[in-house]
Molecule: Bacterial large signal recognition particle RNA
Organism: soil metagenome
RNA sequence: CCGUGCUAGGCGGGGAGCUCGUGGUGCCCUGUACCCCCAAUCCACGUUACGGGGGGCUGAACUCCUGCUCGAGGCCCGGGCCGCCGCCCAUUCGGCCCCGCGUGCGGUGUCGACGGUCGGGUCCUGCGCAACGGAGCCCCGCGAACCGAGUCAGGUCCGGAAGGAAGCAGCUCUCAGCGGAUCGCUCCGUGUGCCGCAGGCACGCCUGACCUGAGUCGCGCCGGGUCACCGGUGGGUGGCGAGCCGGCGGUCGACGGUGGGUGCACGG
Numbered sequence: 001c002c003g004u005g006c007u008a009g010g011c012g013g014g015g016a017g018c019u020c021g022u023g024g025u026g027c028c029c030u031g032u033a034c035c036c037c038c039a040a041u042c043c044a045c046g047u048u049a050c051g052g053g054g055g056g057c058u059g060a061a062c063u064c065c066u067g068c069u070c071g072a073g074g075c076c077c078g079g080g081c082c083g084c085c086g087c088c089c090a091u092u093c094g095g096c097c098c099c100g101c102g103u104g105c106g107g108u109g110u111c112g113a114c115g116g117u118c119g120g121g122u123c124c125u126g127c128g129c130a131a132c133g134g135a136g137c138c139c140c141g142c143g144a145a146c147c148g149a150g151u152c153a154g155g156u157c158c159g160g161a162a163g164g165a166a167g168c169a170g171c172u173c174u175c176a177g178c179g180g181a182u183c184g185c186u187c188c189g190u191g192u193g194c195c196g197c198a199g200g201c202a203c204g205c206c207u208g209a210c211c212u213g214a215g216u217c218g219c220g221c222c223g224g225g226u227c228a229c230c231g232g233u234g235g236g237u238g239g240c241g242a243g244c245c246g247g248c249g250g251u252c253g254a255c256g257g258u259g260g261g262u263g264c265a266c267g268g
Stems, first nucleotide, its partner, number of pairs: 001268006009058003012030004020046005034055005064261006073252004077247001079245003082241010093231003097225004102221007115211008123200006129193002131190007139180004148173004156165003
């Protein structure tokens, strides 16, 4: 140096997140990289933590290990823009509100407007009255084997007798209770009232009588006032955003480029 057979290694890596920490499943990037089973209130582990179990391929170099470089992409920091929300200031802007012998249209008004005086209603509370409902009393009827009342045949008891005593059934009466009646009385209650009295609220609306005697109401336009409120506009300031942009910012860093390193046995 060549050939054969093996072995270590390899058959993807990275970011954020999760976690005390490490790796994996899930998300994203890179770009092509063996198969099957397991795993988010999760799975395997402990700094020698770069999943656990089973099978297969490759194999000392294009392929394994490693220094440098490049830099997709992620995360962090700070900045600008944009959007949303809040606060402050300004406003010759609009609305709301107020004013005008202003002005236009319409309604209403001498068949009496606006206004004024007196009264009533509408709302609430109390009391009375009424209505309705309930309970009790009153009224009528029934109603006690004995333990209620009266009268007590028969029978019983006491007595020599006269007479006396208790008392069942029956009859009469009533208690508790039951039924009826709903005229009357009492008490309680009410989503009740063309009712009465008293008080309150409101000061509006409706309505009646009287006085007075020409306006009054609505909408629009014009002019003015006012910033208490609402909106618009401008400025300042604060917060939020998985939004957008850029930073010779920080950090990790795939793919790629380049350099170095790494075996064993046998035979020629």